[in-house]
RNA sequence: GGGCCGGUGGUCUAGCCUGGUAAGAUGCCACCCUUACGAGGUGGAGAUCCCCGGUUCAAACCCGGGCCGGCCCA
Repeated sequence: GGGCCGGUGGUCUAGCCUGGUAAGAUGCCACCCUUACGAGGUGGAGAUCCCCGGUUCAAACCCGGGCCGGCCCA
């Protein structure tokens, strides 16, 4: 330098193909339960969806250019 894959709550991921309310697990907070802790139950908070631009009525998703990480080729 070229090719491929990935970047989404604190953490790990789904959702992208086929544009329209961002979901799950775990963690956190409150309550219930317990003598207490753990486990369990109920509820809640928490994500400019890596950045910039474009297309569109509407973009995590489509297009272009970057950044970062991994693998391969040279």